[in-house]
RNA sequence: GGGGGUGUAGCUCAACCGGUAGAGCGUGCGCUUUGCAUGCGCAAGGCAGGGGGAUUGAAGCCCUCCACCUCCA
Numbered sequence: 001g002g003g004g005g006u007g008u009a010g011c012u013c014a015a016c017c018g019g020u021a022g023a024g025c026g027u028g029c030g031c032u033u034u035g036c037a038u039g040c041g042c043a044a045g046g047c048a049g050g051g052g053g054a055u056u057g058a059a060g061c062c063c064u065c066c067a068c069c070u071c072c073a
Base pairs, nucleotide, nucleotide: 001072002071003070004069005068006067007066010025011024012023013022027043028042029041030040031039049065050064051063052062053061
């Protein structure tokens, strides 16, 4: 320098080839216990790496930039 991939809640990851975002773990509260753990229930928490475009509408399409991973040189 060139090719490919990834970038979604604190962490690890989903979302039927566009229709309005969820799971597990973690955290807080409640129940259970003498107390802790376990178990059960509830809740908070992300507008999606930045910007732009096409579309009635995008996390998912197109362009560009940034970060990380990887292959080639």